[in-house]
Molecule: small-subunit ribosomal RNA
Organism: uncultured bacterium
RNA sequence: GAUGAACGCUAGCGGCAGACUUAAUACAUGUGAGUCGAGGGGCAGCGGAUCCCUCCGGGGAUGCCGGCGACCGGCGAACGGGUGAGUAACACGUAUGGAAUCUACCCUUAACUGGGGAAUAGCCUUGAGAAAUCGAGGGUAAUGCCCCAUACCAUCUUGAAAAGGCAUCUUUUCUAGAUGAAAGCUCCGGCGGUUAAGGAUGGCCAUGCGCUCCAUUAGCUUGUUGGUGAGAUAACCGCUCACCAAGGCCGCGAUGGAUAGCUGAUCUGAGAGGAUGAUCAGCCACAUUGGCACUGAGACACGGGCCAGACUCCUACGGGAGGCAGCAGUGGGGAAUCUUGCACAAUGGGGUCACCCCUGAUGCAGCCAUGCCGCGUGGAGGAAGACACCCCUAUGGGGCGUAAACUCCUUUUCUGAAUGAAGAAACCCCUGUAGGUUCAGGGCGCGACGGUAGUUCAGGAAUAAGCACCGGCUAACUCCGUGCCAGCAGCCGCGGUAAUACGGAGGGUGCAAGCGUUGUCCGGAAUCACUGGGUGUAAAGGGUGUGCAGGCGGGGCAACAAGUCGGAUGUGAAACCCCAUGGCUCAACCAUGGAGGUGCAUUCGAAACUGUUGCUCUUGAGUCCCGGAGAGGCUGUCGGAAUUCGUGGUGUAGCGGUGAAAUGCGUAGAUAUCACGAGGAACACCAGAGGCGAAAGCGGGCAGCUGGACGGGUACUGACGCUCAGGCACGAAAGCGUGGGGAGCAAACAGGAUUAGAUACCCUGGUAGUCCACGCCGUAAACGAUGAACGCUCGCCGUUGCCCCGUCAAGGGGCAGUGGCUAAGUUAACGCGUUAAGCGUUCCACCUGGGGAGUACGAUCGCAAGGUUGAAACUCAAAGGAAUUGACGGGGGCCCGCACAAGCGGUGGAGCAUGUGGCUCAAUUCGAUGCAACGCGAAGAACCUUACCUAGGCUCGAACGCUAAAGGACCGCUCCUGAAAGGGAGCUUCCCCUUUGGGGCCUUUAGCGAGGUACUGCAUGGCUGUCGUCAGCUCGUGUCGUGAGAUGUUGGGUUAAGUCCCGCAACGAGCGUAACCCUUGUCGCUAGUUACCAGCGGGUAAUGCCGGGGACUCUAGUGAGACCGCCUGCGCAAGCAGUGAGGAAGGUGGGGAUGACGUCAAGUCAUCAUGGUCCUUACGCCUAGGGCUGCACACGUGCUACAAUGGCCGGUACAACGAGCAGCCACCUCGCGAGAGGGAGCGAAUCUCUGAAAGCCGGUCCCAGUUCGGAUUGGAGUCUGCAACUCGACUCCAUGAAGCAGGAAUCGCUAGUAAUCGCGGAUCAGCAAUGCCGCGAUGAAUCCGUUCCCGGGCCUUGUACACACCGCCCGUCAAGCCAUGGAAGCUGAGAGCACCCGAAGUCCGUGACUCAACUCCGGCGUUAGCCGGAGGGAGAGCGGCCGAAGGUGAGCUCAGUGACUGGGGCU
Repeated sequence: GAUGAACGCUAGCGGCAGACUUAAUACAUGUGAGUCGAGGGGCAGCGGAUCCCUCCGGGGAUGCCGGCGACCGGCGAACGGGUGAGUAACACGUAUGGAAUCUACCCUUAACUGGGGAAUAGCCUUGAGAAAUCGAGGGUAAUGCCCCAUACCAUCUUGAAAAGGCAUCUUUUCUAGAUGAAAGCUCCGGCGGUUAAGGAUGGCCAUGCGCUCCAUUAGCUUGUUGGUGAGAUAACCGCUCACCAAGGCCGCGAUGGAUAGCUGAUCUGAGAGGAUGAUCAGCCACAUUGGCACUGAGACACGGGCCAGACUCCUACGGGAGGCAGCAGUGGGGAAUCUUGCACAAUGGGGUCACCCCUGAUGCAGCCAUGCCGCGUGGAGGAAGACACCCCUAUGGGGCGUAAACUCCUUUUCUGAAUGAAGAAACCCCUGUAGGUUCAGGGCGCGACGGUAGUUCAGGAAUAAGCACCGGCUAACUCCGUGCCAGCAGCCGCGGUAAUACGGAGGGUGCAAGCGUUGUCCGGAAUCACUGGGUGUAAAGGGUGUGCAGGCGGGGCAACAAGUCGGAUGUGAAACCCCAUGGCUCAACCAUGGAGGUGCAUUCGAAACUGUUGCUCUUGAGUCCCGGAGAGGCUGUCGGAAUUCGUGGUGUAGCGGUGAAAUGCGUAGAUAUCACGAGGAACACCAGAGGCGAAAGCGGGCAGCUGGACGGGUACUGACGCUCAGGCACGAAAGCGUGGGGAGCAAACAGGAUUAGAUACCCUGGUAGUCCACGCCGUAAACGAUGAACGCUCGCCGUUGCCCCGUCAAGGGGCAGUGGCUAAGUUAACGCGUUAAGCGUUCCACCUGGGGAGUACGAUCGCAAGGUUGAAACUCAAAGGAAUUGACGGGGGCCCGCACAAGCGGUGGAGCAUGUGGCUCAAUUCGAUGCAACGCGAAGAACCUUACCUAGGCUCGAACGCUAAAGGACCGCUCCUGAAAGGGAGCUUCCCCUUUGGGGCCUUUAGCGAGGUACUGCAUGGCUGUCGUCAGCUCGUGUCGUGAGAUGUUGGGUUAAGUCCCGCAACGAGCGUAACCCUUGUCGCUAGUUACCAGCGGGUAAUGCCGGGGACUCUAGUGAGACCGCCUGCGCAAGCAGUGAGGAAGGUGGGGAUGACGUCAAGUCAUCAUGGUCCUUACGCCUAGGGCUGCACACGUGCUACAAUGGCCGGUACAACGAGCAGCCACCUCGCGAGAGGGAGCGAAUCUCUGAAAGCCGGUCCCAGUUCGGAUUGGAGUCUGCAACUCGACUCCAUGAAGCAGGAAUCGCUAGUAAUCGCGGAUCAGCAAUGCCGCGAUGAAUCCGUUCCCGGGCCUUGUACACACCGCCCGUCAAGCCAUGGAAGCUGAGAGCACCCGAAGUCCGUGACUCAACUCCGGCGUUAGCCGGAGGGAGAGCGGCCGAAGGUGAGCUCAGUGACUGGGGCU
């Protein structure tokens, strides 16, 4: 785009079309084929006329008239109408032919239409039967039937002649003979009948070409193929029969199976094609199923007959009737398809002289949005862009929206009324004319549709809009609800709490009396490729050769004209399509004319190409001569090395084997070694990207037989060629059969190991087999994953064989092989590239998404194993190729890091502290969970904190803003109750400015906002952790690539570093690195109090204590200094090395801050902020008490220890960073002590904390669960604080647990570091701090090195990974579902074969029986005629051939089903 459509929602009108696609299923009822009285005998019924009778209702008579039932006869019924079952066929289409044919009615021409006869329906009388119907007797007519005559003529036969063609032949003329016709009616106008010829029309037959799928259908055929003769037919023909011959068809697809009416055309498509075959038209076939003939011009007959079968109906049970695939209509089937209508008015058909009759053909109407076309549902104005509903919102507003209201206008449509067609011209009748119909004039009546179409008047916007969609494709967006649910979905996909995708709404988009959905066909699909595809790796080259058929084929000349090209003629029905014009108001629709119709046939031409034929040529192909190369093949024979075995000798304890072992062999003498012997298999070196072969493949030497290729040469043949379906042959290894052989090796098997297991890898053994002969098998990653042949298209470098040139050297050239790299070109890319995967030609093979599956079934081959050929159901939305970027690897290379190693000290064991898990609980609030949670948020949980639990309370609320009203200063104080909060009662009090009002503040009431540590860190901001202070991450322009992308950023060096240098299709740049910043280490300058004190002075028991000083230390400002700058060596350079110099410091001096692009949906909604959701007398707020501290247990992080490098006692020395007023607290007194009581100084370089400790000196302990260790517990206290019970710290006395150096495992650290030692601070009333953050004191060891573990960086490689190896993914098993194969069987269908039976019926035979016509004979009779016989003819009956249905039998094919069973797919 289309549709004979269906379904859902909706629906105003008209025109034109269309309407059982399924059950060719069964049918009630009505109707669809009759007509002619001008063929006939007649008169049942109707009407009329005349007559008679009458009881006045009527009855009877007369075929007399109009007419006419039934009957005889004629014509029609073979048309028209329906359906598509069958049919793969001369059925259909197209073009020819019939010299092989028929044709009623119609037209033309010619000639006839004479005579006679016998019957029979109807009718009458009867019989049988329920009926259908049948029988007997009597009499009768014809355009019915029969006989005779005639014969223009026809047919046959005899003879003769002429012409023509296409082989048989055809036509014409003459001659003689035989046979053969007829029907009458009439209104007198006419209509008929017979013979013959011609025409027209319509049939019949034959032929060429075209016409679906399956080869898992490959052979079929006996009237079959042909001949002779006969029969039959309208006619040809094996159409039928007898005989003879053995043919005929088939790979160009016979036979069989499946499906199907064919065509003009219809739909689609640019076309070529593809699909379809409704309506309309042509042809065919069929009429309940099967068979058969009759009649007829025509049928083997839809509304005729006979028989058989199935079914239905009637019946008196004896018998009968029927055929809607005609029009309506009914049941059934189905998703689904209409009225039991009107009329013959028109067109057409049948009959008739005609009028006329009949006509479910046809014309019309009805029903249905089934389709196409047209019209309408109003038009113009109207913004305060109205009020309102509804929707959205940032709450300001926006949308619906000129939409509505309102004003003016119109009336298609609608309602009512009025008027009102065309379709009708003939036939017929009358008159005239003429030659009879013709012609002219006149006349009568006829409309189903239909009072319809149309027209006019009146009325009034009045009567009239839906459907689908809105994530992308694809035009159209928001809100709410839902929460991987409900659902959507054509594909991709959407939905797991902010869904433009589900459902609803508002808005929008598209089409519109329709809109969507579903089914089907074409297109897009170049996705079967003729136009117009491919096969190295995506699906796809046969394993290889040979070769028949087939396809294709070199140069020249000539002929022909099959293909080809051109002209003409005929045809290609109409309709349809296209063009033009016209008719319905337009359109759809219809009419007229034209064009086209790619085809077929005939004919006339052309001769380039293909073809055919003839002649010729040599370049393709082949032959001949010479030559060398070669693992080419087959057969025979010979050889040496090695393994194993046997015999003998020497010799002794092991051998063998492995990662390590063991099994095994060996004291009965192995292994080792020597000699001899046996036997089988394979042939080291040469050996090569080498050679040969069609491929498989071929490797010791020699001999014989034999194939091919190559080089050189001249001669010969003269296209002899290429390819190749089927066929035939060869064809690795394994395997099979028979017979040999068997050394080594070695499936199976056995043992030993390995392992969680190990039916494996490793080891020790070992049988088939490997070998030979003969015969099978016929497959391989049979690979160059690349079919064969020929021609053409730059080069360079090797190598094999032969030849030529060369000074015989170097070297150059040619042909044929075999390799590497590349140009053009090609390819999706990779790559290929004269050995093409380039450019062309020819032929063959093969492919068409993945799986199912190279499976099943069938066929075929095979001894078997199995091979060849080779599907479908079902299922998925991918499977696949090449390349790219990452990530990953028990891949590779390079490099780094306390990563390992080398060291030091720990953890893991003990006790305690602290955090976590778990458990418990009313609650043990919440968060953090590998590294990167666990002394974390928490730099302080007794109350508070506090978020949790229990209980008691409040509801504008504990805090805040606004509005309104009332009241009042606010504040403060007392009492009662209560655990408190809270509740209740009372007392006191009246602010400010201005003027009668306002403001500020407070209380109460009411209402908006509140409040929430409630949820979502997977809606977020911000902040943070981590990889990682790792060296990376990118961009612009250019270039390369179809593209993703690459290049730059890779490479060679170097660095801590993508740091720098060199090179380079790259050149530059950015974020990172580095540097800039802070601190520390040195020095200078400036400054000098509270710090300092060298020199001067004063003073003290002593002290920078004082005057003073600015030197020093120090303080804190500002500068300098370090840059591989200098030297030496190496290096192109960058840079590296040096116990170099100088320097406080040397190669980023040490430390810090600083954290690229990004990753982990990492952490945090409980710091804060915030979208959405939720709660609102509670999830908010207040209060008391409890809990966060709970304890069988597990883990992390720490502290203290286990002691003598130590503990204890006494003495004694040296810091730095910091903090302090609700504070630090000197000093004094008291207390054993924690502390208490007094009490100066200091908001601090001034005072205080503040005595630093380890250290050093001296003493003691003497290796022990101790003078180690300090847990735990008892008692007594101190301090803070409303308050130390749960649940604080500290002090004193007493007690004195585990622990004697910590398993597997694991952590930190590279120098002022580890280790050890103490000091300070934050938080803080106090403190569970052994934590955290800082400070100084003392102060080491080790680094060979990068193999390994972990992490990281760069390059490269493989990848089936991309959520990226914590990836992906295979098979069994278990469960559910689905389709399918096999299967003992069972059921059904189909086609054929053989036999039996054999209806109807044609044909043949017979026919002693029956019969009116004609002929002859005889008899009777005056005649008419009658009787009998014979002949001829017809028939019943009987017999025979064929023959449908039916029966029997053996098989075949297909389908369904089947216990059980096999694999497959999905989840």